[in-house]
Molecule: Bacterial RNase P class A
Organism: Oceanococcus sp. HetDA_MAG_MS8
RNA sequence: GGAGCCGGCUGGGCAAUCGCGGAUACCUUUGGGUAUUCGAGGAAAGUCCGGGCUCCACAGGGCAGGGUGCCAGGUAACGCCUGGGGGGCGUGAGCCCACGGAAAGUGCCGCAGAGAGUAGACCGCCUAAGGGUCCGAGGACCCCGGCAAGGGUGAAAGGGUGCGGUAAGAGCGCACCGCGCUGCCGGUAACGGGAGUGGCAGGGUAAACCCCACUCGGAGCAAGACCAAAUAGGGGAGCUGAGUCGCGGCCCGCGAUGCUCCCGGGUAGGUUGCUAGAGGGUUAUGGCGACAUAACUCCCAGAGGAAUGAUUGCUCUCGACAGAACCCGGCUUAUAGGCCGACUCCCCGC
Numbered sequence: 001g002g003a004g005c006c007g008g009c010u011g012g013g014c015a016a017u018c019g020c021g022g023a024u025a026c027c028u029u030u031g032g033g034u035a036u037u038c039g040a041g042g043a044a045a046g047u048c049c050g051g052g053c054u055c056c057a058c059a060g061g062g063c064a065g066g067g068u069g070c071c072a073g074g075u076a077a078c079g080c081c082u083g084g085g086g087g088g089c090g091u092g093a094g095c096c097c098a099c100g101g102a103a104a105g106u107g108c109c110g111c112a113g114a115g116a117g118u119a120g121a122c123c124g125c126c127u128a129a130g131g132g133u134c135c136g137a138g139g140a141c142c143c144c145g146g147c148a149a150g151g152g153u154g155a156a157a158g159g160g161u162g163c164g165g166u167a168a169g170a171g172c173g174c175a176c177c178g179c180g181c182u183g184c185c186g187g188u189a190a191c192g193g194g195a196g197u198g199g200c201a202g203g204g205u206a207a208a209c210c211c212c213a214c215u216c217g218g219a220g221c222a223a224g225a226c227c228a229a230a231u232a233g234g235g236g237a238g239c240u241g242a243g244u245c246g247c248g249g250c251c252c253g254c255g256a257u258g259c260u261c262c263c264g265g266g267u268a269g270g271u272u273g274c275u276a277g278a279g280g281g282u283u284a285u286g287g288c289g290a291c292a293u294a295a296c297u298c299c300c301a302g303a304g305g306a307a308u309g310a311u312u313g314c315u316c317u318c319g320a321c322a323g324a325a326c327c328c329g330g331c332u333u334a335u336a337g338g339c340c341g342a343c344u345c346c347c348c349g350c
Base pairs, nucleotide, nucleotide: 001346002345003344004343006341007340008339009338010337012315013314014313015312016311017310018309020039021038022037023036024035025034026033027032041321045332046331048330049329050328051327052326053220054219055218056217065216066215067214068213069212070084071083072082073081074080085099086097087096088095089094100211101210105209106208107205108204109203122151123150124147125146126145130143131142132141133140134139159177160176161175162174163173164172178200179198180197181196182195184193185192186191224272225271226270227269234263235262236261237260238259239258243257244256245255246254247253279298280297281296282295283294284293285292286291316319
């Protein structure tokens, strides 16, 4: 100098005027006005996980169903994060992985291919043993057979490479590698290392059923709570003590109708839940880290048809994605440009 990789931050700035929502103080003719102050994001988004909060349900255990799936730790919790192990990719920094069980059972494996699972002779290799024909006596051919080494099919064909062995072959024998089993050593563990042993098995598929382990109650702020109107309505007591009406006429009885008081339920409407919190910042300590603890410090939207906008001036590198609605922790997705830091590879110079 070039190329790359990982992490963090930022997301136009300043000023003036007018306007909108909240809070506080004052004034007020109760309509409001004045002043001060605060007023979107890193994703406010998707609503995919996890929790707080609220109501409902709930003795305990089990079944069904859902989710998660290497190990350890962090956390309120998680499918998140951190560290580690294993596998894959990359020269490397680094990136990616649903990464338990296929020897409990079941299912499936299209096309091609001889054979797709108690493997398989299509091409091919062999002719040692047995039988036959021919013969120029070397052998050739046929039958009965042997073979998984080579070719071919396929995503996948019964451990791999090599040597020996053999008629040709074959873990048939041996060495190394891989694999299974049993001790040992290191590690909290996942796992790793090494030793012995077994000639080597049941090919794959569990984001197929299934098995194993852990875990999960339901609904959601339109949750829920409080106040509470009527030319709505219900219950009770009392007053007048009568009248009128209904139960076909009469008596009894029952019901309806007036006034006063009390009682809850609850519609419209209003209030609340509502933003001080698993909160932010700085420093210190513990920890590789995620994170935790302590001290000091800060207050940072809270509407309810729903505010955060407009105009102008100056300026720069000319400004991306995008707008809160109960709250918080994550994940995922969108994002012009700029800044900072750690690291890797290549080339050049000293």